[in-house]
RNA sequence: CCUGCACAUCGCUCCACCGCUUUCCCGGCUUGCCGGGGGGGAGGAAAGUCCGGACAGCAUAGGGUGCCGUGCUUCCUAACGGGAAGGGGCGCCACUGGGAACGGUGGCGUUACGGAAAGUGCCGCAGAAAGGGAGACCGCCACGCGCGAGCGGGGUAAGGAUGAAAAGGUGGGGUAAGAGCCCACCAGUGCGCCGUGCGAACGGUGCAGCUUGGUAAACCCCACGGGCUGAAAGACCAUGUAUACCGGGGCACCACCGCAAGGUGGAUAAGGGUGAUCCGCCCGAUCCCGGAGGGUGGGUCGAUCGAGGUCGUACGUGAGUGCGAUCCCAGAUAGAUGGUGGAGGUCCCGUGCGAACGGGAUACAGGAUCCGGCUUACAGAUGUGCAGGAGCU
Numbered sequence: 001c002c003u004g005c006a007c008a009u010c011g012c013u014c015c016a017c018c019g020c021u022u023u024c025c026c027g028g029c030u031u032g033c034c035g036g037g038g039g040g041g042a043g044g045a046a047a048g049u050c051c052g053g054a055c056a057g058c059a060u061a062g063g064g065u066g067c068c069g070u071g072c073u074u075c076c077u078a079a080c081g082g083g084a085a086g087g088g089g090c091g092c093c094a095c096u097g098g099g100a101a102c103g104g105u106g107g108c109g110u111u112a113c114g115g116a117a118a119g120u121g122c123c124g125c126a127g128a129a130a131g132g133g134a135g136a137c138c139g140c141c142a143c144g145c146g147c148g149a150g151c152g153g154g155g156u157a158a159g160g161a162u163g164a165a166a167a168g169g170u171g172g173g174g175u176a177a178g179a180g181c182c183c184a185c186c187a188g189u190g191c192g193c194c195g196u197g198c199g200a201a202c203g204g205u206g207c208a209g210c211u212u213g214g215u216a217a218a219c220c221c222c223a224c225g226g227g228c229u230g231a232a233a234g235a236c237c238a239u240g241u242a243u244a245c246c247g248g249g250g251c252a253c254c255a256c257c258g259c260a261a262g263g264u265g266g267a268u269a270a271g272g273g274u275g276a277u278c279c280g281c282c283c284g285a286u287c288c289c290g291g292a293g294g295g296u297g298g299g300u301c302g303a304u305c306g307a308g309g310u311c312g313u314a315c316g317u318g319a320g321u322g323c324g325a326u327c328c329c330a331g332a333u334a335g336a337u338g339g340u341g342g343a344g345g346u347c348c349c350g351u352g353c354g355a356a357c358g359g360g361a362u363a364c365a366g367g368a369u370c371c372g373g374c375u376u377a378c379a380g381a382u383g384u385g386c387a388g389g390a391g392c393u
Base pairs, nucleotide, nucleotide: 001389002388003387004386005385006384007383008382009381010380012344013343014342015341016340017339018338020041021040022039023038024037025036026035027034028033029032043364047375048374050373051372052371053370054369055230056229057228058227062279063278064277065276067226068225069224070223071222072086073085074084075083076082087113088111089110090109091108092107093106094105095104096103097102114221115220119219120218121215122214123213137160138159139156140155141154143152144151145150168186169185170184171183172182173181187211188210189208190207191206192205193204194203195202196201234301235300236299237298245291246290247289248288249287253266254265255264256263257262271283272282273281274280308327309326310325311324312323313322314321315320345362346361347360348359349358350357351356
C1' cells in the first nucleotide's frame, strides 16, 4: 500500500419553480371554506412482526391436570427469550515441563451450558459383538483327540481387523496366556475436610480401584414463568334500522303486588362464556342455535410530552443509574413528506505527462397507538482491531 473479516460512527448537499399535509397569525364571507404570510413534516433500519412491556377491553382473570416457553452465575432493566460482567466446556495459536501417559502459562475464537448414577427409546454403514460388565472374526494360551496338516470344547479383551465410539492410559509385576488381577504415576468420577469468591466455581488435601459410552434442539424428570385478545383495542357523538320472517329447542320453580289478565324480583332449563379439559364461577325469558334478510359504514377522542432527546457532571469494570441544565422533535386515515430543472459533493471507468475533460453510479428502504430489544437489507465514506498478500529499507 492492497484485499478480506469484525465492531463503531455517518449514510448526500444547495438553489429556483409547481404542489401535498399540519399548525399559528391576519383578512374575507355563504361559520367551514377561501386568500395571504410564518413554522413543523420519515429511518438507521420507519422493514420482518420474532420477543418483552405500557395502554385498553373481556357475562372472573380462582383450583387441578394438560399445553407452551425459558434453563451456568451475578447484575442491568418497567419487562424480556434482550444486554453487561464473569465462570465452566470446546477449538486454534504461541511459549513451556515430562522418557511416556499427560500437563502448565498466555492470547484469540466459540458455546441453548439444569439432570444421562430415576426410567424408557435410539445409535445408519461396517463389524463376531453397539450397551450387557456383554462380546471370541483373526490372533494368543494350556487341555483332549489325531501319525500329521488339523479338529473339538474351553480360557483370554494384551495384539490385529471394523467403526465416530469396542469401556480408562503409560510403565512394571503377575500369569498357561491374559486382564485394575496387583502396584507406581497420569487422567477422570464419587464422597469428605480446609481455604478463596455474593455466586457460577476455583485452589489445596484425604479416602474409595470406583473407571459407570453417547444422545434430553428424543420421550422424560426438576426448577421458574405464562388468563386471553390487540388501536380493526376501546370511549363518545351523529345518522339509519327489523323486538319483523322461516326451521329447531327452551320457558320447571319460589317470593311479593294485583279480583284477574299480568307485573316485579330471585333462582334456573335449553344453551352460551371462561379459544385444551375437569371443577368452580358467570350469563340466561323480548331466551338459545341455525337460515335468510334490513340499516349504518360519518365525525371527535384514544393520538403523540415520552421508561423522551441533547449536553454536562457524579457513581459503576460494564450494561446502566442519580443529579443539573436545555430542547419540543411528523401526526396522516387509504393514508401528506412529491415532481421538474440547475449547481455541487463522493465513488468507479476511460483519455491525458499533468491541469483537466468525457461517461456512469449515488444504496437499502419508507411512519400508521407508543416504547425497549432481536433479526434481516444496505451504494459509499471514516475510525479501530485482526488475518492474508505485495513492494521498499
Background: Bacterial RNase P class A from a Flavobacteriales bacterium, 393 nucleotides, folded computationally. Model confidence (mean pLDDT): 79 of 100. It is recorded under the gene name rnpB. NCBI's taxonomy places the organism under Bacteria, Pseudomonadati, Bacteroidota, Flavobacteriia, Flavobacteriales. Its Rfam family is "Bacterial RNase P class A". Rfam classes the family as a ribozyme. Rfam links the family to the GO terms tRNA processing, dimeric ribonuclease P complex and ribonuclease P activity.